[in-house]
RNA sequence: UGAGCUGAUUGGAUGAUUACUCAAUUCAUUUGAGAGGAAAGUCCGGGCACCGUAGAGCAUAGUGCCACCUAACGGGUGGGAUUCGUGAGAAUAUGGAGAGUGCAGCAGAAAAUAGACCGCCAUUUAUUUGGCAAGGGUGAAACGGAGGUGUAAGAGACCCCCAGUAGCAGUGGUAACAUUGCUAGCUUGUAAACCCCACUAGGUGCAAGAUCAAGUAGUUCCAAGAUACGGCUCGUAUCAUUGAGGAACGGGUAGAUCGCUAGAGUUCUAUAGUGAUAUAGGAUAGAGAGGAAUGAUCAUCGCAUUGAAAGAUGUACAGAACCCGGCUUAUAGAUCGGCUCAAAGA
Numbered sequence: 001u002g003a004g005c006u007g008a009u010u011g012g013a014u015g016a017u018u019a020c021u022c023a024a025u026u027c028a029u030u031u032g033a034g035a036g037g038a039a040a041g042u043c044c045g046g047g048c049a050c051c052g053u054a055g056a057g058c059a060u061a062g063u064g065c066c067a068c069c070u071a072a073c074g075g076g077u078g079g080g081a082u083u084c085g086u087g088a089g090a091a092u093a094u095g096g097a098g099a100g101u102g103c104a105g106c107a108g109a110a111a112a113u114a115g116a117c118c119g120c121c122a123u124u125u126a127u128u129u130g131g132c133a134a135g136g137g138u139g140a141a142a143c144g145g146a147g148g149u150g151u152a153a154g155a156g157a158c159c160c161c162c163a164g165u166a167g168c169a170g171u172g173g174u175a176a177c178a179u180u181g182c183u184a185g186c187u188u189g190u191a192a193a194c195c196c197c198a199c200u201a202g203g204u205g206c207a208a209g210a211u212c213a214a215g216u217a218g219u220u221c222c223a224a225g226a227u228a229c230g231g232c233u234c235g236u237a238u239c240a241u242u243g244a245g246g247a248a249c250g251g252g253u254a255g256a257u258c259g260c261u262a263g264a265g266u267u268c269u270a271u272a273g274u275g276a277u278a279u280a281g282g283a284u285a286g287a288g289a290g291g292a293a294u295g296a297u298c299a300u301c302g303c304a305u306u307g308a309a310a311g312a313u314g315u316a317c318a319g320a321a322c323c324c325g326g327c328u329u330a331u332a333g334a335u336c337g338g339c340u341c342a343a344a345g346a
Base pairs, nucleotide, nucleotide: 001342002341003340004339005338006337007336008335009334010333012301013300014299015298016297017296018295020034021033022032023031024030036317040328041327043326044325045324046323047322048205049204050203051202060201061200062199063198064197065079066078067077068076069075080094081092082091083090084089095196096195100194101193102190103189104188117136118135119132120131121130122129144162145161147159148158149157163187164186165184166183167182168181169180170179171178172177209258210257211256212255218249219248220247221246222245225239226238227237228236229235265284266283267282268281269280270279271278272277302315303314304313305312306311
């Protein structure tokens, strides 16, 4: 200098005019506060609330190498294994195919314990009969690989070596696992097929739920009168012992209030740890609605593109609804750290 890998941060600023929501002060105005890193998807986990529940199991669903972290998780950190990359690094639905069942299209002789198209060998009058699987050809995959012994030809049939698997033992490691030795000729794949093994899970979500409580209907008690005719008396009318009217009661609709935002919060320092994280001390901000507000316009500056200049155009993704921890997805522009490879120079 070029090409890359990886971890983070930020996410425009100020002012004016005019609206909206909430709170306080006041009673007509004024003051203060008012979206994010993902508020999104609602995919996991938890708090909280109500319902259910003797104990245990089955079914169903989910997760799936090991250790640790966490309130918990399918999340995170570190490690192991496999694959990819020269490398920094990246990816992995990463337990079991030696418990059992199933499946493997087309091609091919043969696709899982059976078979022979070309071929090889022996034999025959023969295009016969028998033996074989080394070589060819097919396929995603052909019964482990190379050499030798052996044989009529051949074959883990047997032998040495190598690859893998299983068992036993040793060493290192908390463990996954790695590695060494011995033994066994034990050697297709598929569990993102059923299944087996281990672990986890009761259901519904703040429109949960709690408190107060008109009206209407109901129950209990009292009850012979009540209402209208504009003040009083009479009178009349209507309703009433088939209970008018009055009082009390519990449940509870409308409505109101709470739940509601200080929470496993954020951040700095110290200590412990490789790290996720934990502990201690300090600092710190303040949306909470009616599923409904948080806006709009203008000016100046910043940034990007364009232009000789003046200027012009553009300025990401996106909008809280009980709260929190994650994951996933979207994101213009700007900034910082660590590392790798190649070339050249000193």
Predicted 3D model of a 346-nucleotide RNA (Bacterial RNase P class A) from a Fidelibacterota bacterium. A source record names the gene rnpB. Taxonomically the source falls in Fidelibacterota (Bacteria, Pseudomonadati).